Glycine riboswitch aptamer from Actinomadura viridis, 98 nucleotides, folded computationally.
Rfam family: Glycine riboswitch aptamer. Rfam's curators write: This family represents the bacterial glycine riboswitch.

[in-house]
RNA sequence: UGAUCCCGCGCGGGAGAGUGCCCCGGCAGCCAGCCCGGGGACGCCGAAGGAGCAAAUCCUCCCCGGAACCUCUCAGGCCCCAGGACCGCGCAGGCCAG
Numbered sequence: 001u002g003a004u005c006c007c008g009c010g011c012g013g014g015a016g017a018g019u020g021c022c023c024c025g026g027c028a029g030c031c032a033g034c035c036c037g038g039g040g041a042c043g044c045c046g047a048a049g050g051a052g053c054a055a056a057u058c059c060u061c062c063c064c065g066g067a068a069c070c071u072c073u074c075a076g077g078c079c080c081c082a083g084g085a086c087c088g089c090g091c092a093g094g095c096c097a098g
Base pairs, nucleotide, nucleotide: 001098005094006093008091009090010089011088012087013086018042021040022039023038024037025036026035043078044077045076049074050072051071052070057065
């Protein structure tokens, strides 16, 4: 000096599923309705997080380990906002081959 890799930050992109039902409150009120918020039940989604597992895996067997956008849906989500795995660009740091 330093590729790859790892961690963090910023910007951009980023899917899916009831803006259905019941109750309460607010607004408005003669009543009702629109809209907003909260709670509940059922239905659904999965790409935060979480959990589970196969093969390869020195020789025979056993044990352990063994991934995911695969599965489960605990959490989270089902108008918008927010969040969002992952991708791209930029910045900073860490270890280190050379």
The source organism's lineage runs through Bacteria, Bacillati, Actinomycetes, Streptosporangiales and Actinomadura. Model confidence (mean pLDDT): 77 of 100.